Transfer RNA from a Thermoleophilia bacterium, 72 nucleotides, folded computationally.
The coordinates come from a structure-prediction model, not an experiment, and the mean pLDDT is 83.
Its Rfam family is "tRNA". It is annotated as a transfer RNA.
The RNAcentral record of the sequence draws on ENA and MGnify.
The organism belongs to Thermoleophilia, within Bacteria.
RNA sequence: UCGGGGGUAGCUCAAUGGUAGAGCGCCGUCCUGUUAAGUCGGUGGUUGGCGGUUCGAGUCCGCCCCCCCGAG
Numbered sequence: 001u002c003g004g005g006g007g008u009a010g011c012u013c014a015a016u017g018g019u020a021g022a023g024c025g026c027c028g029u030c031c032u033g034u035u036a037a038g039u040c041g042g043u044g045g046u047u048g049g050c051g052g053u054u055c056g057a058g059u060c061c062g063c064c065c066c067c068c069c070g071a072g
Stems, first nucleotide, its partner, number of pairs: 001071007010024004018055001025043004030038001048064005
């Protein structure tokens, strides 16, 4: 430099162009000698950035940034 994949909650990851969710974590409650485990409830977001298309964009398109793999 070129090609491909990826960037979404604190972490690991979902999400036909139509209300952004799950698990874990965290907080509280119940449970009990205490902790852990377990129960119930709660807490969660500038979807990497800027534009474009669209009635509507995490999703499609362009440019840029970062990470991984490959080629040279």